[in-house]
RNA sequence: CUUAUCCAGAGUGGCGGAGGGCCCGGCCCGGCGAAGCCACAGCAACCGGUCCUUUGGGACGCUGGUGCUAAUUCCGACGCAUCGCUCGCAAGAGCCUGCGGAAGAUAAG
Numbered sequence: 001c002u003u004a005u006c007c008a009g010a011g012u013g014g015c016g017g018a019g020g021g022c023c024c025g026g027c028c029c030g031g032c033g034a035a036g037c038c039a040c041a042g043c044a045a046c047c048g049g050u051c052c053u054u055u056g057g058g059a060c061g062c063u064g065g066u067g068c069u070a071a072u073u074c075c076g077a078c079g080c081a082u083c084g085c086u087c088g089c090a091a092g093a094g095c096c097u098g099c100g101g102a103a104g105a106u107a108a109g
Base pairs, nucleotide, nucleotide: 001109002108003107004106005105006104011040012039013038014037015036019029020028021027024076025075026074041069042068043067046065047064048062049060050059051058052057073103078100079099080098081097084095085094086093087092
């Protein structure tokens, strides 16, 4: 850089000792112990493997390679649309909702 996926699923212990959830805003998590490291356990099924196949794909977790185990990628952030609601004399602004994008994460190349 390209492609695919991201509303499901799965945690305990030891070391450690104040941060973490990418950035910004919000909202959360955290001395009833954050990050990080280690051990064991688990989830999933992208790649590999085995089997089946109507060749589109499907099944199996398999002494293999990754990944993951608070909250939808925690929510928003940009664009478009929008029933309704709030504010406003109005122009308009905000909230909710839907779609798309951007960014990020993971896998494979």

Overview:
A computed fold for a 109-nucleotide RNA from a soil metagenome, annotated as SAM riboswitch aptamer (S box leader).